[in-house]
RNA sequence: CAAGUUCGCCAGGUGAUCGCGGGCGGCUCGUCCGUCCGAGGAAAGUCCGCCCUCCAUAGGGUACGGUGCUGGCUAACAGCCAGAUCGGGGCGACCUGAUGGUACAGGGCAACAGAGAGGUAUAUUGCCGGGUCUGGGGCGCGUCCUUAGGCACGGCGAGGGUGAAACGGUGGUGUAAAAGACCACCAGCGCGGUCAGUGAUGAUCGCGGCUGGGCAACCCCCACCGGGAGCAAGGCAAAGCAGGCGCAUUGGGGCGGCCCGUCCCGCAAAAAGCGCCGGGUAUGCUGCUGGACGGCGUGCGUAAGUGCGCCGCUAGAGAGAUGAUCACCCACGACAGAAGGCGGCUUAUCGGCGGGCUUGGACG
RNA sequence: GUCUCCGUAGCUCAGCAGGAUAGAGCGUUCGCCUCCUAAGCGAAAGGCCGGCAGUUCGAAUCUGCCCGGAGACGCCA
Numbered sequence: 001c002a003a004g005u006u007c008g009c010c011a012g013g014u015g016a017u018c019g020c021g022g023g024c025g026g027c028u029c030g031u032c033c034g035u036c037c038g039a040g041g042a043a044a045g046u047c048c049g050c051c052c053u054c055c056a057u058a059g060g061g062u063a064c065g066g067u068g069c070u071g072g073c074u075a076a077c078a079g080c081c082a083g084a085u086c087g088g089g090g091c092g093a094c095c096u097g098a099u100g101g102u103a104c105a106g107g108g109c110a111a112c113a114g115a116g117a118g119g120u121a122u123a124u125u126g127c128c129g130g131g132u133c134u135g136g137g138g139c140g141c142g143u144c145c146u147u148a149g150g151c152a153c154g155g156c157g158a159g160g161g162u163g164a165a166a167c168g169g170u171g172g173u174g175u176a177a178a179a180g181a182c183c184a185c186c187a188g189c190g191c192g193g194u195c196a197g198u199g200a201u202g203a204u205c206g207c208g209g210c211u212g213g214g215c216a217a218c219c220c221c222c223a224c225c226g227g228g229a230g231c232a233a234g235g236c237a238a239a240g241c242a243g244g245c246g247c248a249u250u251g252g253g254g255c256g257g258c259c260c261g262u263c264c265c266g267c268a269a270a271a272a273g274c275g276c277c278g279g280g281u282a283u284g285c286u287g288c289u290g291g292a293c294g295g296c297g298u299g300c301g302u303a304a305g306u307g308c309g310c311c312g313c314u315a316g317a318g319a320g321a322u323g324a325u326c327a328c329c330c331a332c333g334a335c336a337g338a339a340g341g342c343g344g345c346u347u348a349u350c351g352g353c354g355g356g357c358u359u360g361g362a363c364g
Numbered sequence: 365g366u367c368u369c370c371g372u373a374g375c376u377c378a379g380c381a382g383g384a385u386a387g388a389g390c391g392u393u394c395g396c397c398u399c400c401u402a403a404g405c406g407a408a409a410g411g412c413c414g415g416c417a418g419u420u421c422g423a424a425u426c427u428g429c430c431c432g433g434a435g436a437c438g439c440c441a
Base pairs, nucleotide, nucleotide: 001360002359003358004357005356006355007354008353009352010351012329013328014327015326016325017324018323020038021037022036023035024034025033026032027030040335044346045345047344048343049342050341051340052230053229054228055227059260060259061258062257064226065225066224067223068222069083070082071081072080073079084099085098086097087096088095089094100221101220106219107218108215109214125159126156127155128154129153131151132150133149134148135147136146137145138144139142168186169185170184171183172182173181187211188210189208190207191206192205193204194203195202196201234286235285236284237283243277244276245275246274247273251265252264253263254262279440280439281438293312294311295310296309297308298307299306300305330333365437366436367435368434369433370432371431374390375389376388377387383421392408393407394406395405396404414430415429416428417427418426
């Protein structure tokens, strides 16, 4: 210098004029004047987790749902950081996937092909044995030797073949032919020990022929977590109308899957509550933005983070504001716009800047 | 704003605790019947199951992320 990789940051700027929303101040109270402020890294999807609010003060069990290697961070999480094991891609920096259950707690699934698809299974071709039948050849002419084929019987699971998948691999022993049948080494698994580590796990030694396939993003089992609903939650005030029906006596409701427990109302006819139908209204205030907040410095920590100190804080509408025009500059401007708040994830995005690292080249 | 549900032929729907070459009715096209049409009879075409990834030997079906569509929910009493 080029290419790449990773982490972080920015998201056109300045000035003028007009316009919109909000706060504060002013008076001559006008929908006036002055002044200050006014979208994002994703405000998005609503996929997770909380705060907050109501239901009872939020209890127990079951159902249902979620998470799932280890340690840490956090208010919490399916997030983040660091690490472990097994893979995939890249020369590399690095990126990326999986991981509770040896699927022997149990149930289930595997189309087609294939002999056989899960049970200590299967036998088509094949290999081998003796028997029997048929044909050929040989001579020593025997119920003899040899060879080819057929038939049924028995042994075998190595070779071929099917499949996504066929129950360890290599070499030897063994045998009629074979096979963990046996042996050595290797691979895996289980059990036991020692060492290292907080741990996942790693290293190493010994024993056991144990070789028990795949799918739990199928049910299930185990551990842990979760009560339900959501700001149209909820609180205060006001306006207006028209009420009716249904729900029982070990009943109705809070409690919106069920049971228990608990609380409220009621006990012979009603109330409360719930459900259905109908009616009225489309108002004001609040919740509503200063908080698990941001920046810098410093201590601790590999890091995510966290303690302390200083500084900063500036949207808050309710048909819903942040725009338009002109001028100049450059790299010629993408995706997109708050609606209770916060932490993440995911998706969309013209480009630009900085730090670390890798590979290649050039020069010293 | 919040919550719930659904995308399979042109239309309306089945199939979704994995085994498929994805079915049915209506519609379309062609043929038969008829003087012609309708009805009837026979046949054919038409789909990669909204899209992209993942799990699996195998995905319309299971999981994740996007895209599109539909519905419900105010207050008073």